[in-house]
Context: one part of a larger RNA
């Protein structure tokens, strides 16, 4: 654009696409069967493997936010205590994210129609004969169910609200579970969107200063300091006002 006003939800499903796998070992049952050796159908349950999906509570990995040790040199006058540089300087930990080598789940069960096969009644052909008429069964295959995606299905469906006007959009900010832009989602003072602030799960390992112990390195006083992308608050700052 279009679905013959405009908007906001909810939705039906033409139609398409996903999935579809499989093993072992236990009961039945040492049953049937068989002389013995051996040794089940049929139905039940337990547990794997490949594949797939989603997630991060565990385990593991990264984590150039972060905390901690630590050599060289430079520098902040100098001790002390910082800071730049050296692959992050090198080392040892690591939250959130992001993940698989971690978890859960998933392919189950059921109709309906059939194949090859088995039949049932049953002539043609006084018999027989599953077929000729007619009916019943029967596969992982087919159609459905199970998940998704869908009304441009132009054959443009349906219901529920609003609005006739500023309903509702946009555009401009603040932003992310979203993201290349775009778009989609939150919010915008009637405000917890993001920053800052408090508090804390957690992370690191016990700051500097200073008393005391030791000649001194170093202990200790101290589960401390820092740091928190996470959760809860809190209008300090920014989302103002319009158009």
């Nucleotide at each position: 654009c279009g679905c013959a006003g405009g908007a906001g939800a909810u939705u039906u499903g033409c139609g398409g696409g996903g999935c579809a796998c499989u093993g072992a070992c236990a009961c039945u049952a040492g049953u049937a069967c068989g002389a013995g050796a051996g040794g089940a159908c049929c139905g039940u349950g337990u547990u794997g493997g490949a594949c797939g999906a989603a997630c991060c509570u565990c385990u593991g990995g990264u984590u150039u936010a972060u905390c901690g040790g630590u050599u060289g040199u430079a520098c902040c006058g100098c001790c002390a205590g910082g800071u730049g540089c050296a692959u992050a300087g090198c080392c040892g930990a690591g939250u959130a994210g992001c993940u698989a080598c971690g978890u859960u789940c998933g392919g189950a069960g059921g109709g309906g129609a059939u194949a090859a096969g088995u039949g049932c009644u049953g002539a043609a052909a006084g018999c027989a004969u599953c077929u000729a008429a007619g009916c019943a069964c029967g596969a992982a295959g087919c159609c459905c169910a199970c998940c998704c995606c869908a009304a441009g299905a132009u054959a443009a469906g349906a219901u529920c609200u609003c609005c006739a006007u500023g309903a509702g959009g946009g555009u401009g900010g603040u932003c992310g579970g979203a993201g290349a832009c775009u778009a989609c989602g939150a919010c915008c003072u009637u405000g917890a969107u993001a920053g800052g602030c408090c508090a804390u799960a957690g992370g690191u390992g016990u700051a500097a200063a200073g008393g005391c112990a030791g000649u001194a390195a170093u202990g200790u006083c101290a589960u401390a300091g820092c740091c928190g992308a996470g959760u809860g608050g809190u209008a300090c700052u920014a989302a103002u006002a319009g158009c």
Molecule: large-subunit ribosomal RNA, domain VI
Organism: Synergistaceae bacterium